[in-house]
The RNA shown here (transfer RNA) has 73 nucleotides and comes from Bigelowiella natans CCMP2755.
The sequence is in RNAcentral, with records from Ensembl Protists.
C1' cells in the first nucleotide's frame, strides 16, 4: 500500500425484509433471611464510532473518515 471483517447500555452480545433500540451480567430499590449470598419483583442506564447521502422513515442501504483485527504484498 491492497483485500475482508468488527465498532449497539459499565461489561459480553442480539437486533430477520429499512418501520417503537433489546437480552444476560453488573448497578440501585423492594421482597426474603438473625445476617449475607442465591432466588423473586421493579427500576436505572444508549449521540447505535464520526460526518454526509438515499428514503415518508436508517443500528440496517450508499460514500468518506477514525479506531481495531485477520490476510496479501
Nucleotide at each position: 500500500g491492497g483485500u475482508c471483517g468488527u465498532a449497539u447500555a459499565g461489561c459480553u452480545c442480539a437486533g430477520u425484509c429499512g418501520g417503537u433500540a433489546g437480552a444476560g451480567c453488573a448497578c440501585u430499590g423492594g421482597u426474603c433471611u438473625a445476617a449475607u449470598a442465591a432466588g423473586c419483583c421493579a427500576g436505572c442506564g444508549g449521540u447505535c464510532a464520526a460526518g454526509g447521502g438515499u428514503u415518508c422513515g436508517a443500528g440496517c442501504c450508499c460514500c468518506u473518515u477514525u479506531a481495531u483485527g485477520a490476510c496479501c504484498a

Its Rfam family is "tRNA". From the family's description: Transfer RNA (tRNA) molecules are approximately 80 nucleotides in length.
The coordinates come from a structure-prediction model, not an experiment, and the mean pLDDT is 83.
The source organism's lineage runs through Eukaryota, Sar, Rhizaria, Cercozoa and Bigelowiella natans.